[in-house]
Context: one part of a larger RNA
RNA sequence: GGAUGAACGCUAGCGGCAGGCUUCAUACAUGCAAGUCGAGGGGUAACAGGCUGUAGCAAUACAGUGCUGACGACCGGCAAACGGGUGCGUAACACGUACAUAAUUUACCUAAAACUGAGGAAUAGCUCGAAGAAAUUCGGAUUAAUACCUCAUAAUACAUUUUGAUGGCAUCAUCUUUAUGUUAAAGCUUCGGCGGUUUUUGAUAAGUGUGCGUCUGAUUAGCUAGUUGGUGAGGUAAUGGCUCACCAAGGUAACGAUCAGUAACUGGUGUGAGAGCACGACCAGUCACACGGGCACUGAGACACGGGCCCGACCUCUACGGGGGGCAGCAGUAGGGAAUCUUGGACAAUGGACGAAAGUCUGAUCCAGCCAUGCCGCGUGAAGGAUGAAUGUCCUCUGGAUUGUAAACUUCUUUUCUUCGAGAAGAAAUCCCUUUUUCUAAAGGUGUUGACGGUAUCGAAGGAAUAAGCACCGGCUAACUCCGUGCCAGCAGCCGCGGUAAUACGGAGGGUGCAAGCGUUAUCC
Numbered sequence: 001g002g003a004u005g006a007a008c009g010c011u012a013g014c015g016g017c018a019g020g021c022u023u024c025a026u027a028c029a030u031g032c033a034a035g036u037c038g039a040g041g042g043g044u045a046a047c048a049g050g051c052u053g054u055a056g057c058a059a060u061a062c063a064g065u066g067c068u069g070a071c072g073a074c075c076g077g078c079a080a081a082c083g084g085g086u087g088c089g090u091a092a093c094a095c096g097u098a099c100a101u102a103a104u105u106u107a108c109c110u111a112a113a114a115c116u117g118a119g120g121a122a123u124a125g126c127u128c129g130a131a132g133a134a135a136u137u138c139g140g141a142u143u144a145a146u147a148c149c150u151c152a153u154a155a156u157a158c159a160u161u162u163u164g165a166u167g168g169c170a171u172c173a174u175c176u177u178u179a180u181g182u183u184a185a186a187g188c189u190u191c192g193g194c195g196g197u198u199u200u201u202g203a204u205a206a207g208u209g210u211g212c213g214u215c216u217g218a219u220u221a222g223c224u225a226g227u228u229g230g231u232g233a234g235g236u237a238a239u240g241g242c243u244c245a246c247c248a249a250g251g252u253a254a255c256g257a258u259c260a261g262u263a264a265c266u267g268g269u270g271u272g273a274g275a276g277c278a279c280g281a282c283c284a285g286u287c288a289c290a291c292g293g294g295c296a297c298u299g300a301g302a303c304a305c306g307g308g309c310c311c312g313a314c315c316u317c318u319a320c321g322g323g324g325g326g327c328a329g330c331a332g333u334a335g336g337g338a339a340u341c342u343u344g345g346a347c348a349a350u351g352g353a354c355g356a357a358a359g360u361c362u363g364a365u366c367c368a369g370c371c372a373u374g375c376c377g378c379g380u381g382a383a384g385g386a387u388g389a390a391u392g393u394c395c396u397c398u399g400g401a402u403u404g405u406a407a408a409c410u411u412c413u414u415u416u417c418u419u420c421g422a423g424a425a426g427a428a429a430u431c432c433c434u435u436u437u438u439c440u441a442a443a444g445g446u447g448u449u450g451a452c453g454g455u456a457u458c459g460a461a462g463g464a465a466u467a468a469g470c471a472c473c474g475g476c477u478a479a480c481u482c483c484g485u486g487c488c489a490g491c492a493g494c495c496g497c498g499g500u501a502a503u504a505c506g507g508a509g510g511g512u513g514c515a516a517g518c519g520u521u522a523u524c525c
Stems, first nucleotide, its partner, number of pairs: 001525004006521005013378006019371002021336001026334003030331003035078003040075002043071002047069003050065006085289003095213007104206002109202001111200006117151004127140005157182004164175004187194002215261003222252003227249008264286004268279004291312005314325004342368001344367003350364001351362004381412004392402004417462006426452001431447001432445005469514005474495003480509005490497002
């Protein structure tokens, strides 16, 4: 000098774009953050309509009825493994990079082929009864399905078996060929369609293995028994001591094993001419974690933040028998700390889940609020104006110098400001209609949809009107005099100032530097 997720002191007009618990992975009140589908199902708690009945002249009121729109709870499907948070752990194939998978899986999606036949038993709900303070649970009766089960059919699927050829670094791979056995489905519909099952293809997403790279300490020198390898078995989507039985005695290390400490990694960021050094906030990719520890279930995918079980700590309800909970989601609270924001709006856009769609949900996201935390931009007026006014300060004091074109005064401007008015882009779709079309889809048309926001922006009027501080002035280092103090009070980054003429302390005038900031502190280069 540059830099910062900064803090502190003094000060503060505006806008744009960013950023905002670096400390306690501490504890959490409250609300919200994952639902959706009635075009899978039985149904009908609420709402609206229809129908029927009763009362009434009528309006209407009450009762009944799933008849219709819809739909609480329930069964079922899909989603909930994404999105969002944090950096505890981890020195490791965790990450980065390059390969391998002849050792693997992949829901939804894409393309292709074939199929979609027959039957059965339950169960939730509802209803009846019971236990309990509650959470919830038990029993009887009865009922549905795209829930569950059986049978049929079936292969280029799976298992066993058989023939030949080609290729490969190996276990083997690819193609061809024979036989036997096993295994599937679900319906709904507004009749347009939407689905279901099996197999193959692609895409996407993952799993696994390997080479190289990846902090400090030798005042850590030896470490290791599932340890290293083999055979067999189990397990997995898959290889493998991954696990187990048996057998062998190996494996690793001065090219630093083991142990200890520290740490998420990377793209990158800061600085520097570079080499390098330091860092890894925000944004993007990967990993790990979800009160501490362990475990599996479901599922294409989890050993699952807002799922389950167990142990533990803590909080909490209780009728003392037994229950409930997990903000490292968004806000917010307490505590800790030098220190870090609103218990806001909207699904309008983008994206996601579900749905045929309308649509619903979405603290993702888009916006707004707070904070000079940073970067960038603008303003606080411009031109003229010498009686060089007055005040202040200084001096060699009838006077001069300086403040200083500064002010007054004259003429102008209106960025900003105030008031009034106009007022966006972000919106194209979906939906509806028409046309074309082989599926699919494409084109045209009328409407519909904006949280931000009456915001940005534009116009008019008014009037210099609304707007400057902070640090420093001995040398380094740009900027000097007076007064006070008298080794005191104090200053100080280093050298050093202060003991009666202090440009170094305190005040004043003047000056210098930056400027809505300026200084100080901390850290890095």